The RNA shown here (transfer RNA) has 72 nucleotides and comes from a Patescibacteria group bacterium. Rfam family: tRNA. The family's RNA type in Rfam is transfer RNA. Gene Ontology term of the family: triplet codon-amino acid adaptor activity.
Formats: sequence, structure tokens, C1' cells
RNA sequence: CGCGGGGAAGUGUAAUGGUUGCACACAGGGCUCAUAACCCUGAGGUAGGGGGUUCGAUUCCCUCCCCCGCAA
Repeated sequence: CGCGGGGAAGUGUAAUGGUUGCACACAGGGCUCAUAACCCUGAGGUAGGGGGUUCGAUUCCCUCCCCCGCAA
């Protein structure tokens, strides 16, 4: 330098052009003599930055940045 894959909550991840879900972690409550487990509830995401298409973009397109891999 070229090619491919991926950036979303503290961590790991799903989905689809139409309100962004799940698990763990975290906070509060319940249960218990107490802790853990278990049950209920809650907070936390402008979806890597910018631009374009569209009535509408996390999703499609372009560009840049970062990570992983392949080839040289």
C1' cells in the first nucleotide's frame, strides 16, 4: 500500500428502513437471623465522527478515525 470483517449501556452481544432489545454488572425493594441464590422494579445507549439517499437511517451509500484478520 491492497483486500475482508467489526465499532451500539460498565462488559459481552441480538435485531430490523418505522419507539434499540437481551445477559451479566450497578442501584432500590422483597425473601432470610444474615449472606448468597431467587423474585420485583429502576437507572444507564444523540448506536465511532462527518456528509448523502429517504417522509423516516443503528440499518443503505460515500469519506475519515480506531480495532482484528489475510496477502504482499